[in-house]
RNA sequence: GCGGCGCUAGUCUAAUGGUAGGACAGAAGCUUCCCAAGCUUCUAACGCGGGUUCGAUUCCCGCGCGCCGCACCA
Numbered sequence: 001g002c003g004g005c006g007c008u009a010g011u012c013u014a015a016u017g018g019u020a021g022g023a024c025a026g027a028a029g030c031u032u033c034c035c036a037a038g039c040u041u042c043u044a045a046c047g048c049g050g051g052u053u054c055g056a057u058u059c060c061c062g063c064g065c066g067c068c069g070c071a072c073c074a
Base pairs, nucleotide, nucleotide: 001070002069003068004067005066006065007064010024011023012022013021018054026042027041028040029039030038047063048062049061050060051059
């Protein structure tokens, strides 16, 4: 340099062209003599820019980052 794959809460992981779900973690409450466990509620996310569309996290283009392969490199 070329090609492929991936990027979603603090962490891990789903789904989808129409309000983005779950687990752990965090906060509050219930329970308990206390702690733990359990239960309820809440907070928090689609890497960045542009295009298409009524509507994009999803489709298209570019960029960034990561991984893999190939090439180059005396």

Overview
Predicted 3D model of a 74-nucleotide RNA (transfer RNA) from Euryarchaeota archaeon RBG_16_67_27.